[in-house]
RNA sequence: UCUAGAAUGGCCGAGUGGUUAUGGCAUCAGACUCAUGAUUUGGCGAGCGUGGGUUCGAAUCCCACUUCUGGAU
Repeated sequence: UCUAGAAUGGCCGAGUGGUUAUGGCAUCAGACUCAUGAUUUGGCGAGCGUGGGUUCGAAUCCCACUUCUGGAU
């Protein structure tokens, strides 16, 4: 320099155009317990790396850029 992929709550991970972005862990509160743990019930928190474009409508499609990973030279 070229090329492929990735970026979504504190962490992991799902979501390929249309409901209020789904789940697990963590965390908080209740029940249970002498107490803790385990179990169980409920709550909490992200608008999707950044900026633009297409569309009635974008996490999702297109472009540029940033960062990370792999490959080629």
Predicted 3D model of a 73-nucleotide RNA (transfer RNA) from Trichonephila clavata. The RNAcentral record of the sequence draws on ENA. It matches the Rfam family "tRNA". The coordinates come from a structure-prediction model, not an experiment, and the mean pLDDT is 83.